A computed fold for a 141-nucleotide RNA from a Thermodesulfovibrionales bacterium, annotated as c-di-AMP riboswitch aptamer (ydaO/yuaA leader). Rfam family: c-di-AMP riboswitch aptamer (ydaO/yuaA leader). Rfam links the family to the GO terms cyclic-di-AMP binding and regulation of gene expression. The sequence was found by an Rfam model in a public genome assembly. The source organism's lineage runs through Bacteria, Pseudomonadati, Nitrospirota, Thermodesulfovibrionia and Thermodesulfovibrionales.
RNA sequence: GUUCAAAUGUAGCCUAAAUCCCGAUACAUCGGGAUGCGGGGGACCCAGUAUUUGGGGCGUAUUUCCCGGAAAUUUCCGGGAAUAGGGCACUUCCAAGCCCGAGCCCGACAGCUAACCUCGCAGGUAUUUGGAAGGGCAAAG
Repeated sequence: GUUCAAAUGUAGCCUAAAUCCCGAUACAUCGGGAUGCGGGGGACCCAGUAUUUGGGGCGUAUUUCCCGGAAAUUUCCGGGAAUAGGGCACUUCCAAGCCCGAGCCCGACAGCUAACCUCGCAGGUAUUUGGAAGGGCAAAG
């Protein structure tokens, strides 16, 4: 230096939302770039026959019913019960249990879509247990 490596130890979670480099600034931020991850627009072909009952996008967050109120028979707000769907600590499967089932945006307008164009990388948070199988990193030797 390379290879293997038992016992043992170890890893936060949701989410695309991360890593590295350079410069400025002056102590904590700004700007730029690269890689990586994610979203939108956008042909032929294909699909479709819609267009105030407006339409569309991000997201798991869709749909149904009941009660009350406002509006004026369309709808909106509040509360409740369910539900499509989603999450629970390395990954998958099985079992049990728990939680979410929101919110925001575009602005008359967008199906898919190669080339191409363009945008984001925030925020929130302590959410488990058992069994089976399989991995990462560290590591005695």